[in-house]
Context: one part of a larger RNA
RNA sequence: GCCAGGGAGUGCGUCUAAGUAGUGAGGGUAAUAAUUAAAGUACCCGAAGCGAAAGCAAAAGUCCGCAGUUUACGAGGGACGAGGUGUGAAGGUGCCUUAAAUUACUUAGACGAGACCCGAAGCCGAGCGAUCUAACCCUGAGUAAGGUGAAGCAGGGGUAACACCUUGUGGAGGCCUGAAGAGGUUCUACGGGCAAGUGUUCUUCUAACUUGGGGUUAGGGGUGAAAAGCCAAUCGAGCUCGGUGAUAGCUGGUUCCUGCCGAAGUUGGCCUUAGUCAAGCCUUGGACGAGACAGUUAAGAUUGUAGAGAUACGGAUUGAGGAUUUAGGCGGAGAAAUCUGUCGGUUUUCUGUCCAACUCCGAAUGUUUUAACGUUGUAGACUCCAAGAGACGGGGAUCCGGGGUAAGCUUGGAUUCCGAAAGGGGAACAACCCAGACUAUAGUUAAGGCCCCUAAGAAUCAAUUAAGUGCGAAAGGGUGAAAAGUGUCCGUGGCCUUAGACAGCGAGGAGGUUGGCUCAGAAGCAGCCAUCCUUUAAAAAGUGCGUAACAGCUUACUCGUCAAGGUCGUGGGUCUUGAAGAUGGACGGGACUAAAUUGGUCGCCGAUACUAUAGACUAUGAAAAUAGUGGUAGGCAGUGCGUUCCUUUAGGGCAGAAGUAUCUUCGUGAGGAGAUAUGGACCUUUAGGAAAUGAAAAUCCUGGC
Numbered sequence: 001g002c003c004a005g006g007g008a009g010u011g012c013g014u015c016u017a018a019g020u021a022g023u024g025a026g027g028g029u030a031a032u033a034a035u036u037a038a039a040g041u042a043c044c045c046g047a048a049g050c051g052a053a054a055g056c057a058a059a060a061g062u063c064c065g066c067a068g069u070u071u072a073c074g075a076g077g078g079a080c081g082a083g084g085u086g087u088g089a090a091g092g093u094g095c096c097u098u099a100a101a102u103u104a105c106u107u108a109g110a111c112g113a114g115a116c117c118c119g120a121a122g123c124c125g126a127g128c129g130a131u132c133u134a135a136c137c138c139u140g141a142g143u144a145a146g147g148u149g150a151a152g153c154a155g156g157g158g159u160a161a162c163a164c165c166u167u168g169u170g171g172a173g174g175c176c177u178g179a180a181g182a183g184g185u186u187c188u189a190c191g192g193g194c195a196a197g198u199g200u201u202c203u204u205c206u207a208a209c210u211u212g213g214g215g216u217u218a219g220g221g222g223u224g225a226a227a228a229g230c231c232a233a234u235c236g237a238g239c240u241c242g243g244u245g246a247u248a249g250c251u252g253g254u255u256c257c258u259g260c261c262g263a264a265g266u267u268g269g270c271c272u273u274a275g276u277c278a279a280g281c282c283u284u285g286g287a288c289g290a291g292a293c294a295g296u297u298a299a300g301a302u303u304g305u306a307g308a309g310a311u312a313c314g315g316a317u318u319g320a321g322g323a324u325u326u327a328g329g330c331g332g333a334g335a336a337a338u339c340u341g342u343c344g345g346u347u348u349u350c351u352g353u354c355c356a357a358c359u360c361c362g363a364a365u366g367u368u369u370u371a372a373c374g375u376u377g378u379a380g381a382c383u384c385c386a387a388g389a390g391a392c393g394g395g396g397a398u399c400c401g402g403g404g405u406a407a408g409c410u411u412g413g414a415u416u417c418c419g420a421a422a423g424g425g426g427a428a429c430a431a432c433c434c435a436g437a438c439u440a441u442a443g444u445u446a447a448g449g450c451c452c453c454u455a456a457g458a459a460u461c462a463a464u465u466a467a468g469u470g471c472g473a474a475a476g477g478g479u480g481a482a483a484a485g486u487g488u489c490c491g492u493g494g495c496c497u498u499a500g501a502c503a504g505c506g507a508g509g510a511g512g513u514u515g516g517c518u519c520a521g522a523a524g525c526a527g528c529c530a531u532c533c534u535u536u537a538a539a540a541a542g543u544g545c546g547u548a549a550c551a552g553c554u555u556a557c558u559c560g561u562c563a564a565g566g567u568c569g570u571g572g573g574u575c576u577u578g579a580a581g582a583u584g585g586a587c588g589g590g591a592c593u594a595a596a597u598u599g600g601u602c603g604c605c606g607a608u609a610c611u612a613u614a615g616a617c618u619a620u621g622a623a624a625a626u627a628g629u630g631g632u633a634g635g636c637a638g639u640g641c642g643u644u645c646c647u648u649u650a651g652g653g654c655a656g657a658a659g660u661a662u663c664u665u666c667g668u669g670a671g672g673a674g675a676u677a678u679g680g681a682c683c684u685u686u687a688g689g690a691a692a693u694g695a696a697a698a699u700c701c702u703g704g705c
Base pairs, nucleotide, nucleotide: 001705002704003703004702005701006700012112013111014110015109016108017107018106019105020104021103022102023101026045027044028043032039049056050055061080062079063078064077068073069072081098082097083096084095085094086093087092116253117252119250123243124242125241126240127239128238134217135216136215137214138213139212140211141210142209143207145177146176147175148173152169153168154167155166156165157164181204182203183202187199189198190197219235221231222230223229256640258637259636260635261634266279267278268277269276270275281390282388283387284386285385286384287383291376292375293374295373296372297371298370299369300368301367302366307361308359309358314355315354316353319350320349321348322347323346324345328343329342330341331340332339333338394418395417396416397415398414399413400412401411402410403409423434424433425432438615439614440613441612442611443610444609448605449604450603451590452589453588457602459601460600461599462598463597464596470592483577484576485575487574488573489572490571491570492569493568494567495566496565504561505560506559507558508557510534511533512532515529516528517527540555544553545552616629617628618627619626620625641694643691644690645689646688647687650684651683652682659678660677661676662675663674664673665672666671
């Protein structure tokens, strides 16, 4: 892992509600005794309340009115009145009365306890452990071989005597190498192994050495050359059993069917943010008895947003001009008075630009009132009451905001969807587009598509694109005019043009003069000044190259030739450049020059949408019929299916029961029935009852493989 079996809302007590039944201003007994009844009225609930208490203490009706029927009667119901009591000096006001309970059973919920099941780490108690290991005590044992060569001693030398030197001897040392023994440094081979670590390499090996046997210390305790180490593969408090089903706001799991409705992730409180209580939102039942409201239109009312504005306020702000002398600064003229320039201040005119915390203005939308239409409602809406919940982690999109450089970021408001929504499209894709699935069959459409994959047009008309653009984006720019393009198409404005434009080609492009100045030189062309006149078809006191300066080339300008449009702006469409990334890959693929793009036209395909037919169920109804039937948490219903046992009815079975396997068939489904084979002894049915009553999940438990 698979299979089989086991495996989770239960029983008791109290309370609340609903249903059923009994009795009813009453209802009921408990223990006990007894076993049919009867007794047991101790006690419990109810029939009276109000007040903190002392205490005081309730029977009155009238009007309206639903169902129904006699159209005014009218159970319940509503309003007023009356009454009890508390309070207040009182007006008044709070609670209560104007009559229904109680007992049993069933169901649902709450509370108490293990309380749906499994799950801690832990806390406490009583015991068991030092055969592992830590320390100590008692008693034993062990340490191959080799090296080094301390003190001391002896001989010799030496000294005045010591000292000292030397040669031997000697055999010290937490000395050296190294086996046994002890340890566990490196490497990382093994690592379901040789091993709950091994191997390799390494450290130590006469000592603070190693080791056998015996013994002592025990759990908040021991022992510890101290690592919170070790105390039997267990240690920041051992193990076993018990308290114990500790507790768990946390994780996981929680077993048959169908029908009806169907949420919330918000607000407030909480040592509260993984929870819970109240409200809001869902469901079910009841009461009441006539209007209610998602929508549309109209007429009013409300508002200060978007926008806009700026001598309409507050604040910010560009440039220009004027005035003022303001004991102002700096400068100029003047002997001085004074005059004047400029900067600054103040004030004013014109001009340009802004604001969430500005508003002289001011929409759309929104909100609200009334009316009409519409929808809905006596088949009972709206409202109210009672009971049962779940939920109180949300998320996406569009629009409008706050924070943030930004984010698949965060925090708000409105709408909507996902959550709890399937189907079609979007290649794939919770929330983007279409559309809300009772079942079956057929047809028609939506979004989106119609060359092939792939259902349907290589459809048709007109144009554009040549970039495979189509078939990725970003970086850039943007106050008031700008990224670039002699790509291309369409529009529009100016100018030139058969009196010949534009481009090309042929020719001319001169003279005064080398203008004057400057300069070494300056002759059109370093620089400064001036920029005339003449001849002309035209030709600059010179457009660019060039020279040391000239020269030379060229341009403007003119003529000729040629022959029809040219040129300069501006707006739009489309295309190009801008465009660099790490495996080969950014139309879904093939591929496409349309099968791309723009604007038209006509068809077709395409969904659980819509329509038709048939059927099922739900609500209402006498029926005809009408409306409806997506659904997580959850509520309700009726029910219903199945399992085991008991009572009961009727049966089957060795001429083959249960079980097992396959097939057929019926039912919306849980499931039922039958046939065949196997099997070899019990089984089913009717009507009821009682439950240890339904498994795929819990790292579930046990067994098998």
Notes
A computed fold for a 705-nucleotide part of an RNA from a marine sediment metagenome, annotated as large-subunit ribosomal RNA, domain II. Its Rfam family is "Bacterial large subunit ribosomal RNA". Gene Ontology terms of the family: structural constituent of ribosome and ribosome. The coordinates come from a structure-prediction model, not an experiment, and the mean pLDDT is 81.